[in-house]
This is a predicted structure of a 121-nucleotide RNA (FMN riboswitch aptamer (RFN element)) from a marine sediment metagenome.
The model forms 100% of the base pairs in the Rfam consensus.
The prediction has a mean pLDDT of 85.
RNAcentral holds the sequence, with entries from MGnify.

RNA sequence: UUCUUCAGGGCAGGGCGUAAUCCCCGACCGGCGGUGAGAGUCCGCGACUCCUGUUACAUAAUAAUGGGACUGAUCUGGUGCAAUUCCGGAACCGACAGUUAAAGUCUGGAUGGAAGAAGAA
Numbered sequence: 001u002u003c004u005u006c007a008g009g010g011c012a013g014g015g016c017g018u019a020a021u022c023c024c025c026g027a028c029c030g031g032c033g034g035u036g037a038g039a040g041u042c043c044g045c046g047a048c049u050c051c052u053g054u055u056a057c058a059u060a061a062u063a064a065u066g067g068g069a070c071u072g073a074u075c076u077g078g079u080g081c082a083a084u085u086c087c088g089g090a091a092c093c094g095a096c097a098g099u100u101a102a103a104g105u106c107u108g109g110a111u112g113g114a115a116g117a118a119g120a121a
Base pairs, nucleotide, nucleotide: 001121002120003119004118005117006116013025014024015023027105028104029094030093031045032044033043034042040092041091049069050068051067052066053065054064055063056062074090075089076088077087078086096108097107098106
């Protein structure tokens, strides 16, 4: 450098109601790299959303490929040389569109894309 494969989890039980896995009680979940020691909450990245350029094409549509914006949330005690990462305790956070009723968990874009991981040449 090229190619191949892989690359996200989760409302049990109950209440109100014509209707809710969307409200209420409660339950459950945690992408990738980094770090003096293991992280949803530290640093950085991806994804989503928005704006925009380039190339192919006469144009449009479409496809491929860049750039920019945006980007949630933690304290405390302990151990230790060292931990907002471990152990104890108490908190907090979660794109867009849809829906008989408001969604981190249902359905959909997505049999997509991708941080990145592994392997082969």